[in-house]
Context: one part of a larger RNA
């Protein structure tokens, strides 16, 4: 000077408390280990690896097995010599790559040539092989924690101090006061987006608010009042009042105000830490295969299954199930797409095609909820797992291995030890819509959205992280 410490002081965070509501027990999804396997590709392993890369494996995807094939090659540039044009199309063999035959033959030209394609050598290609501990880029992470430095000056022989410590305040090195410091920089805050109010401007969405017509549906005429949409602008500064406080900073009540003291939310992550993660997104040193560790193809495999562990879905019921009737969102996406009425089917779904490149038309029913009827506590009219069979959709193709829909079948489950996670307000819990990968889809996942809509914080003594300040150290 650091790091440490069952050393001390102050301080903070759902860190404990104080409450909800879950995981740990069932069953089913997935994702890992293990074990199998011809192969079950690889990578990630406390926190910070495990519903992770993968925003989507039937075939591609695919890196792996097993076969059947190719070597200047599935791709790039050139060089030499020869050749006819390549594609597309039938046809035969073949599992298919692929090999044979058949049609059918180009465009520019200074006539040397070129283009384009094949064929036979040759530089070369070409590797998801190694090495994140050779690296660039990204990216987790402590931590949105309050900090991390410099110049010049002073002090110290020096390593270094000081500045940044102290008194006080903040979310904060925030800011005020002192003070050998004075100043400056990356960080904090702000400037950005969005949300909450109100004007201004603009109306093929919205309005019977007022007028008129209505086969009643803003449907028409009409008209921008309101609503909404979207561009600009206001508006919050502790700006006023009281008190406390050191005539500070500040902090506690009020007032007005949609909105009060960083008003919610976000993006935004200093100087470094883990030789963290990534050579399998890219790049790229080195090394290593070059008739194979590259390349093309059928088929398998990543989907196995005595277990074991993370993450979730559904439930275990009456604050519920079911049946029937009726309200009320947001944010989205749609042309090789949304796909309406309407008919057919119990249903998945077919059929059909109005309309929409979409404030215009569609996906579009939102659901809890609210009326009403049945069920009466029981493995049930809770609970769906598992299974048979009959069908529907996407796809060349649903044995391995998709995804729905009838009937039927009805497991375990009656609140889950030790332990353990998440949240402090439009949050938690709940209840449904959307979307992006995507032909289908094994989404319960992941990212948004909008309904209803809580309890609880006395405290900081303890557990875990951390931040300062100071103490001891045999540690660097």
């Nucleotide at each position: 000077u650091g790091a440490c410490g069952g050393g001390g002081g102050c301080c903070c965070g759902c860190a404990c408390a104080a409450g909800c509501g879950g995981u740990g027990g069932a069953g089913c999804a997935u994702g890992u280990g293990g074990u199998u396997u011809a192969a079950u590709u690889c990578g990630a392993c406390g926190c910070a690896a495990c519903g992770c890369g993968a925003a989507g494996a039937a075939c591609c995807u695919u890196a792996c097995c097993c076969a059947g094939g190719c070597u200047u090659g599935a791709c790039a540039u050139c060089c030499u010599a020869g050749a006819g044009a390549c594609a597309a199309c039938c046809u035969c063999a073949g599992a298919g790559a692929u090999g044979g035959g058949g049609u059918c033959u180009u465009c520019c030209u200074u006539c040397g040539g070129g283009a384009u394609u094949c064929u036979a050598g040759g530089a070369c290609a070409g590797g998801u092989g190694c090495u994140g501990c050779a690296u660039g880029g990204c990216u987790g992470u402590c931590g949105u924690c309050a900090g991390c430095u410099c110049g010049u000056g002073u002090c110290g022989u020096g390593a270094g101090a000081u500045g940044u410590u102290g008194g006080g305040u903040u979310a904060a090195g925030u800011c005020c006061c002192g003070c050998a410091a004075c100043g400056a920089g990356c960080g904090c805050a702000a400037c950005c987006c969005u949300u909450a109010c109100c004007c201004u401007u603009a109306g093929u969405u919205g309005c019977c608010g007022g007028c008129g017509g209505u086969u009643c549906g803003g449907c028409c005429g009409g008209g921008c009042c309101c609503u909404c949409u979207a561009a600009g602008g206001g508006g919050a500064c502790u700006g006023c009042c009281c008190c406390g406080g050191a005539a500070a900073a500040c902090g506690g009540g009020g007032a007005g105000g949609a909105a009060g003291g960083u008003g919610g939310g976000g993006a935004u992550g200093a100087c470094g830490u883990c030789a963290a993660g990534u050579c399998c997104u890219c790049a790229u040193g080195g090394c290593c295969c070059u008739u194979a560790c590259g390349c093309c193809u059928g088929g398998g495999g990543c989907u196995a299954c005595a277990c074991a562990c993370g993450u979730g879905c559904u439930a275990c019921a009456a604050u519920g199930g079911u049946c029937g009737g009726u309200a009320c969102a947001a944010a989205g996406g749609g042309c090789a797409g949304c796909g309406a009425a309407c008919c057919c089917g119990c249903g998945a779904g077919g059929g059909g095609g109005u309309g929409c490149a979409a404030a215009u038309c569609c996906c579009a029913a939102a659901a809890a909820g609210c009326c009403g009827g049945c069920c009466u506590c029981a493995g049930u009219u809770c609970g769906g797992a598992u299974u048979g069979c009959a069908g529907g959709c996407u796809g060349c193709a649903a044995c391995u291995c998709g995804c729905c829909u009838g009937c039927a079948u009805g497991a375990a489950g009656u609140u889950g030890g030790a332990a353990u996670c998440g949240c402090u307000a439009g949050u938690a819990a709940u209840g449904g819509c959307g979307u992006a990968u995507c032909a289908g889809a094994u989404a319960u996942g992941a990212c948004g959205c909008c309904g209803u809509g809580a309890a609880u914080a006395c405290g900081u003594u303890c557990c875990c992280g951390g931040g300062u300040c100071u103490u001891g150290u045999a540690c660097a």

This is a predicted structure of a 476-nucleotide part of an RNA (small-subunit ribosomal RNA, 3' major domain) from an uncultured bacterium. The RNAcentral record of the full RNA draws on ENA and SILVA. The coordinates come from a structure-prediction model, not an experiment, and the mean pLDDT is 86.